Predicted 3D model of a 73-nucleotide RNA (transfer RNA) from a Candidatus Peribacteria bacterium. It was read from a public genome assembly. Its mean pLDDT, the model's own confidence on a scale to 100, is 82.
RNA sequence: AGGCGCUUAGCUCAGUUGGUAGAGCGUCGGUCUCCAAAACCGAAGGUCGUAGGUUCGAUCCCUGCAGCGCCUG
Numbered sequence: 001a002g003g004c005g006c007u008u009a010g011c012u013c014a015g016u017u018g019g020u021a022g023a024g025c026g027u028c029g030g031u032c033u034c035c036a037a038a039a040c041c042g043a044a045g046g047u048c049g050u051a052g053g054u055u056c057g058a059u060c061c062c063u064g065c066a067g068c069g070c071c072u073g
Base pairs, nucleotide, nucleotide: 001072002071003070004069005068006067007066010025011024012023013022019056027043028042029041030040031039049065050064051063052062053061
């Protein structure tokens, strides 16, 4: 330098023939208990890497850039 893949909640990851985003774990609160753990119930937490484009509408399609990984030279 060229090619490919990935980037979504604190962590690990789902989610699309485009229609206003979820799970598990973790955190916090509650029930229970003498206390705690476990179990159960509930809650908070996301400008979906970033800047544009297409569209009535973009996590999803297109382009640039950034980070990480792999391959080629």